[in-house]
Context: one part of a larger RNA
Molecule: small-subunit ribosomal RNA, 3' major domain
Organism: uncultured Planctomycetales bacterium
RNA sequence: UGACGGGGGCUCACACAAGCGGUGGAGCAUGUGGUUCAAUUCGAAGCAACGCGCAGAACCUUACCUGGGUUUGACAUGACUGGAUUAUCUCGAUGAAAGUCGAGUAGGCCCCGCAAGGGGUACAACAGUUACAGGUGCUGCAUGGCUGUCGUCAGCUCGUGUCGUGAGAUGUCGGGUUAAGUCCCUUAACGAGCGAAACCUUUACCCUUAGUUACCAGCGGGUUAUGCCGGGGACUCUAAGGGGACCGCCGGUGUCAAACCGGAGGAAGGUGGAGAUGACGUCAAGUCCUCAUGGCCUUUAUGCCCAGGGCCACACACGUGCUACAAUGGCGUUCAUAAAGCGACCCUAAAGCGCGAGCUCAUGGAAAUCGCAAAAAUAACGCCCCAGUUCAGAUCGGAGGCUGCAACUCGCCUCCGUGAAGUUGGAAUCGCUAGUAAUCGCGGAUCAGCUACGCCGCGGUGAAUGUGUUCCUGAGCCUUGUACA
Numbered sequence: 001u002g003a004c005g006g007g008g009g010c011u012c013a014c015a016c017a018a019g020c021g022g023u024g025g026a027g028c029a030u031g032u033g034g035u036u037c038a039a040u041u042c043g044a045a046g047c048a049a050c051g052c053g054c055a056g057a058a059c060c061u062u063a064c065c066u067g068g069g070u071u072u073g074a075c076a077u078g079a080c081u082g083g084a085u086u087a088u089c090u091c092g093a094u095g096a097a098a099g100u101c102g103a104g105u106a107g108g109c110c111c112c113g114c115a116a117g118g119g120g121u122a123c124a125a126c127a128g129u130u131a132c133a134g135g136u137g138c139u140g141c142a143u144g145g146c147u148g149u150c151g152u153c154a155g156c157u158c159g160u161g162u163c164g165u166g167a168g169a170u171g172u173c174g175g176g177u178u179a180a181g182u183c184c185c186u187u188a189a190c191g192a193g194c195g196a197a198a199c200c201u202u203u204a205c206c207c208u209u210a211g212u213u214a215c216c217a218g219c220g221g222g223u224u225a226u227g228c229c230g231g232g233g234a235c236u237c238u239a240a241g242g243g244g245a246c247c248g249c250c251g252g253u254g255u256c257a258a259a260c261c262g263g264a265g266g267a268a269g270g271u272g273g274a275g276a277u278g279a280c281g282u283c284a285a286g287u288c289c290u291c292a293u294g295g296c297c298u299u300u301a302u303g304c305c306c307a308g309g310g311c312c313a314c315a316c317a318c319g320u321g322c323u324a325c326a327a328u329g330g331c332g333u334u335c336a337u338a339a340a341g342c343g344a345c346c347c348u349a350a351a352g353c354g355c356g357a358g359c360u361c362a363u364g365g366a367a368a369u370c371g372c373a374a375a376a377a378u379a380a381c382g383c384c385c386c387a388g389u390u391c392a393g394a395u396c397g398g399a400g401g402c403u404g405c406a407a408c409u410c411g412c413c414u415c416c417g418u419g420a421a422g423u424u425g426g427a428a429u430c431g432c433u434a435g436u437a438a439u440c441g442c443g444g445a446u447c448a449g450c451u452a453c454g455c456c457g458c459g460g461u462g463a464a465u466g467u468g469u470u471c472c473u474g475a476g477c478c479u480u481g482u483a484c485a
Stems, first nucleotide, its partner, number of pairs: 001485002003482003007479007015469002019432005026323008034314002042053002064309007073132001077131006089104006107123001108121005134298002137296003143292002145287003148283001150281001155194006161170003174185003200275004205243007215232002219230003246269001249263005325425001329384006341372003346365002351360003391422001396417007438461007
């Protein structure tokens, strides 16, 4: 100087407390361990591995296994040799395919030639040889890059000066204050940098400009009906530029400070909400299987091609979820109300067929114009009457639809039947402080299809509790002890 303490002081955080909803019990989905297997490819391992890499494993992917094949190679660049053999194309044989074997056929440039044709060259290409290619092989404890984490915690340092023999100290301490090393005051320190804040995006209010594909108040036309049409530039909205919030104003507290408390005005009030943004460093944290790369290993194989299988196994254990156990509910009929997205090998209207998944035909739309598109919970009315039920839907049987060369291993969906466990879950444990939790649906990426109940977004309905810091956990500053570094 640090680190540590079942030392002290101060402070903070859904850390506890106060509340609300879960997990742990059931069924299923998914990841992991274990076991099994020819193979169940590999990685991730307390928090910070386990719906993680995987924003899509039937083939492909694919790295694994079995079998078949191949050796200058699926891919790159040279060098040498060959000569029209071979490649392309056509045909045949064989094969599960990859491929292998056989037959036929042609080009560029130069010269001669009217042409047919002939000669030369070695340019692309091909064949052979040789350098080499290749490796998701090993080492993340050789590395770059990227990432997680402490933590959006308030810290981490430097120059000059001063003090100390020195390691170092001071500044950065102290008194206040803040979300903050934020600011003020004091001060052997005076300044500065990286962080904090601000600058950026979005959201909440207003104005200006603009007015199509959006809008429709007034005027006119038209319809069973609809901005449908003329038209309008008011309103909504869209999208570009501005304004607006700064403790600015008032009162109080405070050191004539920083600031804090209350109030007014205001769409918004003290960082308005949300995001992006992650200091010096820690964990030899993660990744050599994104990529790059040192070293090592491999080179008729640890490379490459193909078929089939596997990654989907199943006495079991754990994590994360979904669906329930019902009446604040289930079912039926009827009526409302979003936002954000996506669409050309794509989204598909209307119409017809089918109980349905879907099919047929066909229209509009590179989309504020057309389509996906029905929002759902909610509301109104009716039935059910507390039961393993009109709850719940696993499992299984049958019949179908769709995608795709192909749904056996191993896809999704529909209909009919079947109708399991489950009556609120032990010890324990998780999330959340407001448009949050809870609950309801909608969209997107990946994608032929889908195992999505995942992930990332969007809006609808919409609470309770806390104003405390004794305790548990973690963190910051000061101080103290130490046989630790």